A computed fold for a 1497-nucleotide RNA from Bracteacoccus giganteus, annotated as small-subunit ribosomal RNA. RNAcentral holds the sequence, with entries from ENA and SILVA. It is recorded under the gene name rrs. Taxonomically the source falls in Bracteacoccus (Eukaryota, Chlorophyta, Chlorophyceae, Bracteacoccaceae).

RNA sequence: UUUUUGGAGAGUUUGAUCCUGGCUCAGGAUGAACGCUGGCGGUGUGCUUAACACAUGCAAGUCGUACGAGGUUCGUGUGGGAGUAAUUUCACGUGAACUGCAGUGGCGGACGGGUGCGUAACGCGUAAGAACUUACCUUUUGGAGGGGGAUAACAUUGGGAAACCGCUGCUAAUACCCCAUAAUGCUGAGGAGCUAAACGGUGAACAACCGCCAAGAGAGAGGCUUGCGUCUGAUUAGCUAGUUGGUGGAGGUAAUGGCUCCCCAAGGCGACGAUCAGUAGCUGGUCUGAGAGGAUGAUCAGCCACACUGGGACUGAGACACGGCCCAGACUCCUACGGGAGGCAGCAGUGAGGAAUUUUCCGCAAUGGGCGAAAGCCUGACGGAGCAAUACCGCGUGAAGGAAGAAGGCCCGUGGGUCGUAAACUUCUUUUCUCAGAGAAGAAGAUCUGACGGUAUCUGAGGAAUAAGCGCCGGCUAAGUCUGUGCCAGCAGCCGCGGUAAUACAGACGGCGCAAGCGUUAUCCGGAAUGAUUGGGCGUAAAGCGUCUGUAGGUGGUUUCCGAAGUCUACUGUCAAAUCCCAGGGCUCAACCUUGGACAGGCAGUGGAGAACUCGGAGGCUAGAGUACGGUAGGGGUAGAGGGAAUUCCCGGUGAAGCAGUGAAAUGCACAGAGAUCGGGAAGAACACCAGUGGCGAAGGCGCUCUACUAGGCCGUGACUGACACUGAGAGACGAUAGCUAGGGGAGCGAAUAGGAUUAGAUACCCUAGUAGUCCUAGCCGUAAACGAUGGAUACUAAGUGCUGUCAAAAACAGUGCUGUAGCUAACGCGUUAAGUAUCCCGCCUGGGGAGUAUGCUCGCAAGAGUGAAACUCAAAGGAAUUGACGGGGAUCCGCACAAGCAGUGGAUUAUGCGGUUUAAUUCGAUGCAACGCGAAGAACCUUACCAGGGAUUGACAUGCCGAGAAUUCUUCAGAGAUGGAGAAGUGCCUGCGAAGGAACUCGGACACAGGUGGUGCAUGGCUGUCGUCAGCUCGUACCGUAAGGCGUAGAGUUAAGUCUCGCAACGAGCGCAACCCUCGUCUCUAGUUGCCAUCAGGGACUCUAGAGAGACUGCCGGUGCAAGCCGGAGGAAGGAGAGGAUGACGUCAAGUCAGCAUGCCCCUUACGUCCUGGGCUACACGCGUAAUACAAUGGCCGAGACAAUCGGAAGCGACCUCGCGAGAGCAAGCGAAUCUGUCAAACUCGGCCUCAGUUCGGAUUGCAGGCUGCAACUCGCCUGCAUGAAGCCGGAAUUGCUAGUAAUCGCCAGUCAGCUAUAUGGCGGUGAAUACGUUCCCGGAUCUUGUACACACCGCCCGUCACACCACGGGAGCUGGUUCUGCCCUAAAUCGUUACUCUAACCGCAAGGGGGAGGACGCCUAAGGCAGUGCUCGUGACCAGGGUGAAGUCGUAACAAGGUAUCCCUACUGGAAGGUGGGGAUGGAUCACCUCCUUC
Repeated sequence: UUUUUGGAGAGUUUGAUCCUGGCUCAGGAUGAACGCUGGCGGUGUGCUUAACACAUGCAAGUCGUACGAGGUUCGUGUGGGAGUAAUUUCACGUGAACUGCAGUGGCGGACGGGUGCGUAACGCGUAAGAACUUACCUUUUGGAGGGGGAUAACAUUGGGAAACCGCUGCUAAUACCCCAUAAUGCUGAGGAGCUAAACGGUGAACAACCGCCAAGAGAGAGGCUUGCGUCUGAUUAGCUAGUUGGUGGAGGUAAUGGCUCCCCAAGGCGACGAUCAGUAGCUGGUCUGAGAGGAUGAUCAGCCACACUGGGACUGAGACACGGCCCAGACUCCUACGGGAGGCAGCAGUGAGGAAUUUUCCGCAAUGGGCGAAAGCCUGACGGAGCAAUACCGCGUGAAGGAAGAAGGCCCGUGGGUCGUAAACUUCUUUUCUCAGAGAAGAAGAUCUGACGGUAUCUGAGGAAUAAGCGCCGGCUAAGUCUGUGCCAGCAGCCGCGGUAAUACAGACGGCGCAAGCGUUAUCCGGAAUGAUUGGGCGUAAAGCGUCUGUAGGUGGUUUCCGAAGUCUACUGUCAAAUCCCAGGGCUCAACCUUGGACAGGCAGUGGAGAACUCGGAGGCUAGAGUACGGUAGGGGUAGAGGGAAUUCCCGGUGAAGCAGUGAAAUGCACAGAGAUCGGGAAGAACACCAGUGGCGAAGGCGCUCUACUAGGCCGUGACUGACACUGAGAGACGAUAGCUAGGGGAGCGAAUAGGAUUAGAUACCCUAGUAGUCCUAGCCGUAAACGAUGGAUACUAAGUGCUGUCAAAAACAGUGCUGUAGCUAACGCGUUAAGUAUCCCGCCUGGGGAGUAUGCUCGCAAGAGUGAAACUCAAAGGAAUUGACGGGGAUCCGCACAAGCAGUGGAUUAUGCGGUUUAAUUCGAUGCAACGCGAAGAACCUUACCAGGGAUUGACAUGCCGAGAAUUCUUCAGAGAUGGAGAAGUGCCUGCGAAGGAACUCGGACACAGGUGGUGCAUGGCUGUCGUCAGCUCGUACCGUAAGGCGUAGAGUUAAGUCUCGCAACGAGCGCAACCCUCGUCUCUAGUUGCCAUCAGGGACUCUAGAGAGACUGCCGGUGCAAGCCGGAGGAAGGAGAGGAUGACGUCAAGUCAGCAUGCCCCUUACGUCCUGGGCUACACGCGUAAUACAAUGGCCGAGACAAUCGGAAGCGACCUCGCGAGAGCAAGCGAAUCUGUCAAACUCGGCCUCAGUUCGGAUUGCAGGCUGCAACUCGCCUGCAUGAAGCCGGAAUUGCUAGUAAUCGCCAGUCAGCUAUAUGGCGGUGAAUACGUUCCCGGAUCUUGUACACACCGCCCGUCACACCACGGGAGCUGGUUCUGCCCUAAAUCGUUACUCUAACCGCAAGGGGGAGGACGCCUAAGGCAGUGCUCGUGACCAGGGUGAAGUCGUAACAAGGUAUCCCUACUGGAAGGUGGGGAUGGAUCACCUCCUUC
């Protein structure tokens, strides 16, 4: 110095995890459009749709120095007229100048401008080439001699509406023709032959200039040929007749050539994709991307194609011609109906289409083009302006100071915070804006010439003056609060948000982002390694063909020599310019413009290097491969022959009532003799044991024995060949079962079918029968979970071990299994038999569903197989593993869980609670266990929350203010009462002491507020229930795993226990368990009154009371065990937790409670608050729960007699006595209670009666008479007496409690409470059992393990028919279009050819005539049109079929657990549906058992 500057991810499948995999987002871009908004300037850009139709104007003319005629003016000559004349005028000739519209002629209209229809092609790109042409331009050489005949214009005339046309006549040329001249041109092998011109124009003239002809060269331009590259489809596989070739010939072209014709041959193209179909202008470039790539082909530039549609030629240097011609067609216009005219895909502009794209502008001043000698003319090319935020770039909308942190908005915990220095206010500036003044460059070396334009720019003045929006704020993704709404309205790119506390809707405030723009939509690339060359995969996620043989192709051992195709390298040419990049320059910067430079890469050529690799040629080698020889194992294959056991059937004998079948049965068989048994016979199919993760085969598959034929493998020898190899698209062969065709055969089994069961049903599972089929021969089919879910080949990479073959043995080799290292894997797992490390070849995959479906094609007799989509729809579908939960899975264990027992419930009557119904109200809550004698430990009023009616409204209750009064008590009136009215009594406490003030209380008034048993237990606190007094639930550190997680806490024992022990990648710890606490049981000590004893002034021995202690710990003995512990025994009041209680881990159930209390939010405020009276909560066809009492003799009744404990008592318990049948009443002692009292306990015992009955059982119901409480017992209390005397005679299905002082049974007490509905609830004692073999089963629970498609967690998930709605699609008698091809008919215009019918100036000829030309006619060809057929395709179609989607439809329950018949695959049959059954197959089946193998000991 050069080169290199470059790569980000996120959300979403799950309870969570890892992976696979799709969907979505963040970026950039646009000829864009839409919504909201909009100050200025510069530079670009602007019909992407209908190549749809076009009014109007313009877009190609020019030359008089090519030509004739005309016009105007002037000059001049002659003549005439007028005038005295100057002069003027007319006619003719001539000359000059100028010249409009036309004409002949020349050049140009083939450029410039537009568009992208067609075209998949030598069209384009790139690199080459040979058989060509070229006006104008440059250059060189040579030449231009002599003649001729016409014609337009014009004139006369005719036709026609017009467009336009005809006849006759005149005329010029740089228009046309002839002759001469002729090579360096052309033809030809050659002799030889052939071929031109304007002495033109300007000019007084020479000169000069511009022209003409022939030939050569050049430049630029064009035509042609070739290599390579250039979209999709094989559901397009064969195409081709001028097709392919001809060293045959001819024609034609500027030129090669089947370009065309005759003849000959039969070729040519195609899997390296022909043909056909669809789509498309190609490129430089543009966008994107790290790149490789992908997408695209506006503007600018190159090429091509086209010009209303189709065909055709003419002219010309050049066209088969955008603003030329002819013909046909469609359309539009004019018309006198006879006939004519036209072509905006030029610039403007119009209509139409569309989401959508501009002015009917100025100028030739510049650049460029045409013509001209030139002046010049023309130029919608171009230069400019206008419109559009359409894009890019630049600028501005002010700057500095300014806290009373103003007002106002919003929020608020009410303190404040925020918008916010933001504003106001002060000072300053003027880009921009307005006005005024000056004023360019662009002009091209002198002069003239500026559309833009009085523009850019400069100067001055004025005044903060004229100028901010849009989107977003749940995550991705920067930025949050309030209010409203209440699964509504709405949002949404994906996930998703909204059902009363929405950061997600709408509004507001605040914030974030970009900014004259901001968002949305559409499209492309990126992210996407999501088509993977760079840079992916295929055991289980999508994906290995069922297997083999082999063609093309791809790849290929070792060595020598040669070559140099690949490879490497240097140079040359080229890849237009513009663009991109780099360095500069010019607009104040930038965009923009501009100068110079350049990389990389492609193609072609020339040279070189090195023979290392690949390749080609030649020659060797033997390790790959093959051959030979010697052995060897085997259910390898095909064919034939033989064999026994079993089954069924037939015959015969014996024999006698059942057999068969099942969970249990029935259908079925059987006295006409079944089944059983014995003998004989027949038939078909399959081959027990051996038998084995043993053998063989490519796979499917193969199993009695023997024989014949036959294929392959392995080991050994190392004799032979010498790379002969591997793979393998197409192709071919084989290919289980089922199925098909034809013919046999048919014992057993057995789809279909029939019958019997089961069931709600049972088109099933089970049973009885049974047809196809299963078997053989011949042929077809060609599929399977055809699986190791693992293609083939080769090489390499630790070991150990079992079996088979070879082998004397060992080793080695070949196979077949298991464990396992490294490594790999998402994990599971694989691991020398790879899923490891590498190479080669083939096949296959690219989200789920739709769908292996439709359609087309091929194959098949059919069934069907192969190939194989799309619309539409979803945001997942999926793999492996984890933690739970669950299982009609397993193992172990526990529990009044079952069993063994006792007593019940369910039946009756009553009580009580609930549902339902009723009602003005029957207030509310609780609803499986875990609501229902529950809240309520007590509704006549009150309670009370409900209903009806009557009232008041700061309120029944709290605080604050003002005024008055003490408070308070009593009487009376109205009223149902609340309430209202009247009257009387009474004057307190503190300070002060005169008034007055203060505290409590009462009344009145105003406002803040009170109040609510109104809602939400799904907003909450607290409390509670339940699993469950079950033994579990976790943490720290370490370790394992990518992670979720695991380990610890699994295992072996043991326990009531995660209790303890052993062991262990774990070591420790916490909450639970246990223990500590209380009661009871024994003893001791202490203390004792009201208790106990007593002979009563006492005593403490006992009982008792209540304080403190002791006692029990597997401590002792025996057995067993490693230990923990267990079993037994002793002693002891008590023995292995002595009995009971309190005590409830982490959590589950959105469990219960807003009506116990508290509380957020919402709601009511003369009422949803509050007061009062009365009613209701007590209703009553009915159902359920829980209890009481019974049904009687283990009893009832009567009489007599005995023994408790807890507990309560002052608005209380209430003795004694008297009265009453009794409830109770009266009087009244005692007791604030170890003293008095409630308080007589009852069952029980003794004696008597009853004698099995609806009773002397049972007591409901009802009547009458009373008692008590209370303001009040009607709705609606309890009790007593007398009378009445219901159901009920032990309870269906089902179901509850209880394991010892328990069940059962018997009474007693308490709370609440005026009284009571208490038969309830909570306690107390009395009497006092039975049974437990045991864990198979039911229920619940614990641990481990297993399966899972469940995770709202089995009350889970989920399949199919049917019914309804919507959507797209398939078939479909057909129908309408478009388009391709073939054949035939008809044939316009035109070229070419023929003809000689008509006409005919130049040349030849004296002439006739010839030559040539024009027209006509004919021929070839042929557009459009017609007829017939065919292929492809868009649309449409009665009806039919399946599919998809859709909060709450119907029927079943197929799958997921052993899913209750394991599931699935192929196939066949069958059924409302999922489905079922038969045959063969798979394990991607649970459980149990056995075998084998492996690991550890």